[in-house]
Overview:
A computed fold for a 368-nucleotide RNA from a Candidatus Hydrogenedentota bacterium, annotated as Bacterial RNase P class A. A source record names the gene rnpB. Its Rfam family is "Bacterial RNase P class A". It is annotated as a ribozyme. The prediction has a mean pLDDT of 76.
RNA sequence: CGAGUAGGCUGGAUGGUCGCGAAAUCCCUCGGAUUUCGAGGAAAGUCCGGGCUCCACAGGACAGAGUGCUUGAUAACGUCAAGGCGGGGCGACCCGACGGAAAGUGGAACAGAAAAUAUACCGCCUAAGCCCGAUCUUUUGAUCGGGCCGGUAAGGUUGAAAUGGUGCGGUAAGAGCGCACCAGCGGUCUGGCAACAGGCCGGCUUGCCAAACCCCACUCGGAGCAAUUCCAAAUAGGGGAGCAUUAGCGUGGUCCGCGCUGUUCCCGGGUAGGAAGCUUGAGAUCAGUGGCGACGCUGAUCCUAGAUGAAUGGCCAUCUCUGAGCAAUCGCUCUAGACAGAACUCGGCUUACAGGCUUACUCACCUA
Numbered sequence: 001c002g003a004g005u006a007g008g009c010u011g012g013a014u015g016g017u018c019g020c021g022a023a024a025u026c027c028c029u030c031g032g033a034u035u036u037c038g039a040g041g042a043a044a045g046u047c048c049g050g051g052c053u054c055c056a057c058a059g060g061a062c063a064g065a066g067u068g069c070u071u072g073a074u075a076a077c078g079u080c081a082a083g084g085c086g087g088g089g090c091g092a093c094c095c096g097a098c099g100g101a102a103a104g105u106g107g108a109a110c111a112g113a114a115a116a117u118a119u120a121c122c123g124c125c126u127a128a129g130c131c132c133g134a135u136c137u138u139u140u141g142a143u144c145g146g147g148c149c150g151g152u153a154a155g156g157u158u159g160a161a162a163u164g165g166u167g168c169g170g171u172a173a174g175a176g177c178g179c180a181c182c183a184g185c186g187g188u189c190u191g192g193c194a195a196c197a198g199g200c201c202g203g204c205u206u207g208c209c210a211a212a213c214c215c216c217a218c219u220c221g222g223a224g225c226a227a228u229u230c231c232a233a234a235u236a237g238g239g240g241a242g243c244a245u246u247a248g249c250g251u252g253g254u255c256c257g258c259g260c261u262g263u264u265c266c267c268g269g270g271u272a273g274g275a276a277g278c279u280u281g282a283g284a285u286c287a288g289u290g291g292c293g294a295c296g297c298u299g300a301u302c303c304u305a306g307a308u309g310a311a312u313g314g315c316c317a318u319c320u321c322u323g324a325g326c327a328a329u330c331g332c333u334c335u336a337g338a339c340a341g342a343a344c345u346c347g348g349c350u351u352a353c354a355g356g357c358u359u360a361c362u363c364a365c366c367u368a
Stems, first nucleotide, its partner, number of pairs: 002363009012319007020038008040339001044350002047348005052224004064220005069083005084098001085096004099215002104213002106209002121156002123152003129148008164182006183205001185202007228276004238267006247261005283302008321337002323334004
């Protein structure tokens, strides 16, 4: 200097002016004044997991859902940390639904002989056995050629995938048939808490798919702040007590009686409305300390939006940053300012983001 990798921070500043929400204080009244405070790193998506509230619930099992290498962190997690294994990259580093396929069931289109109880299309081989022909010949034989019965899985062909791979030996031709190395499997020893790694031995191979059913291990009740709780009008209706029974209606053949209509008081439920939940919390900052780390512990300091049709905004000036133009080193002019906006709350994940600052590391080239 160029190209990268992994993070962290920031997300314009100051002043004026006009407004908005909340709290406190004052005036002193039902409105004003003053002061203070007033969005984010994601407040977003609402995808996971907690707190909190109500409902349900003896206990156990089944069903269902989720998670899935190991160890740890945590209130919890599908998150995070460290490690292992596999894959990618020259590298820093990145990615991984990464338990089990010799428990069982099932699947693999087309092609192909065959998609795991194996099998044989082309090919290769005629050593053994049988038959035929020719030649040799004393022969029950030998040689050559062909056929039958066969052997084989080296090579070819199909496919995403073909029954371990390479080499040497071996053989009629071949084959883990034998051997060496490699891969895999089982056992054992060593290291590690473990995932796993390494050594030795063994028989020689038991393929793929569980993001198919399934098996194994672990976890899980439901709904959500429009949860839930409290106060509580007007009007209408309900319940109780008293008064009036003079009047009307119903009951009845008639009277009494009873019920309703009337009226006074009381009670409770629901609605409008108001309040709590609501922001002091797994809280923030700093320091110390334990741990590789996620994170934990101790101490000090701080309080930082709580609206309910829902505030947090508009304009102006100066400056700053980025871009463009002019100019030519003093500058001048113009334009634009990212993604997005709380609504019970916290920990994560994911997604969006103009521009700027910064830390560590890698590779290539150059110079000393």
The RNAcentral record of the sequence draws on ENA. The organism belongs to Candidatus Hydrogenedentota, within Bacteria.